[in-house]
Molecule: SAM riboswitch aptamer (S box leader)
RNA sequence: AUGUUAUAAAGAAAGGACGAGGGAUUAGACCCGAUGAAGCCUUAGCAACCCUUCGAUUGUCGAAGAAGGUGCUACAUUCUAUCCCGAAUCGGGAAAAGAUAACAA
Repeated sequence: AUGUUAUAAAGAAAGGACGAGGGAUUAGACCCGAUGAAGCCUUAGCAACCCUUCGAUUGUCGAAGAAGGUGCUACAUUCUAUCCCGAAUCGGGAAAAGAUAACAA
């Protein structure tokens, strides 16, 4: 890098050094940012994918947990873009793409 499966409107921030961009990409919109963003480091936390324990009617399901491996801690994956439905420029659903996890060659 590729594939498969699963998940996402919930949840969780302080400090340090740095110094101008950032919210994946393209376009538009809307935001965050010198009252210091993003990325990095430290500490803390959230969640429960892997995991641990127990139980069951055991292709799996349920309950509890958090030592370890990841992940995450502005905004719905910030929103829209393609398709469908309703409707009347708005609402709903699905997809695509991206993200994360586990597994595979």